A computed fold for a 77-nucleotide RNA from a Verrucomicrobiota bacterium, annotated as Fluoride riboswitch aptamer (crcB RNA motif). Model confidence (mean pLDDT): 76 of 100. Its Rfam family is "Fluoride riboswitch aptamer (crcB RNA motif)". Rfam links the family to the GO terms response to fluoride and positive regulation of gene expression.
RNA sequence: CCAUCUGCGGGCAAUGGAGUUUGCCCGCUCGAAAUCUCGGGCAGAACCGCCGUUGGGCCAAUGACUCCUACCAAACC
Numbered sequence: 001c002c003a004u005c006u007g008c009g010g011g012c013a014a015u016g017g018a019g020u021u022u023g024c025c026c027g028c029u030c031g032a033a034a035u036c037u038c039g040g041g042c043a044g045a046a047c048c049g050c051c052g053u054u055g056g057g058c059c060a061a062u063g064a065c066u067c068c069u070a071c072c073a074a075a076c077c
Stems, first nucleotide, its partner, number of pairs: 009026005016068006027042006049058003
């Protein structure tokens, strides 16, 4: 210096919230603090549904499980 693994932290997985879990992504620099810290600047990944003859159509509050909320349909009281 490069790559990989592990731990911790953060983010993401087509409409909201919470818990659990799976997968994926994660840098540089400055200042303060004084020791798993805070603030700023720059850059930036995962991610941003599917089908079609591109006139149009389909599906879903989940990546998965459970619960709550919103919406829709049917049945019963």